Model confidence (mean pLDDT): 79 of 100. This is a predicted structure of a 110-nucleotide RNA (c-di-GMP-I riboswitch aptamer) from Thermincola ferriacetica.
[in-house]
RNA sequence: CCCGAUAAAAGGCAAACCCGCUGAAAGGCGGGGGCGCAAAGCCACGGGUCUAAAGCAUAUCACGGCCUACGCUGGUUAUUGUGAGAUGCUAUGACAGCCGGGCUGCCGAA
Numbered sequence: 001c002c003c004g005a006u007a008a009a010a011g012g013c014a015a016a017c018c019c020g021c022u023g024a025a026a027g028g029c030g031g032g033g034g035c036g037c038a039a040a041g042c043c044a045c046g047g048g049u050c051u052a053a054a055g056c057a058u059a060u061c062a063c064g065g066c067c068u069a070c071g072c073u074g075g076u077u078a079u080u081g082u083g084a085g086a087u088g089c090u091a092u093g094a095c096a097g098c099c100g101g102g103c104u105g106c107c108g109a110a
Stems, first nucleotide, its partner, number of pairs: 012037002017032006035097001041103003045100003048095003055089004060084005065076003
């Protein structure tokens, strides 16, 4: 120096939960915490999962416009605008501690 590996030791990361900040949310960041992890280091490339602000669709409601009418009123699949909340779809937003893939990498006895 090479092979060797579930030896040992040192060191590393940090789930749930709590607090603060941030974000529409999912989530992220910092502190505490410690379930676990030999890549639980990095990359959203494939699958998957989460979210749905913006957008689109549907119906409802409100206020208009329009039609009818002297008017009250009625109608609006004759034509039509805006707003509100609801439901559904949707990633351009996320998750690397869901799986696969790519890149990098510490210690290491007999």